[in-house]
RNA sequence: GCGUGGAUGGUUUAGUGGUAGAACAUAACGUUGCCAACGUUAGGAUCCGGGUCCGAUUCCCGGUCCGCGCA
Repeated sequence: GCGUGGAUGGUUUAGUGGUAGAACAUAACGUUGCCAACGUUAGGAUCCGGGUCCGAUUCCCGGUCCGCGCA
C1' cells in the first nucleotide's frame, strides 16, 4: 500500500429500518450484631462526518482507531 472483520453504559456483549436489552460493576434501601451473600430500586451507552429514508444503532460513502491476511 491492497483486501477483510470490528467499534453499542465503567467492563463484557445482544440487537434489528420504528422509543437500545442483558450480565458484571456503581449508588440507595431492605435483610444480618458486622461483613459477605441475597432481594428491590436508580443512574449510565450506539466511534466521527455526510447521504438515502416519514424514520438510521441497522443501509450507502468517506474518515479515525483496533485485529487478521497478502505484498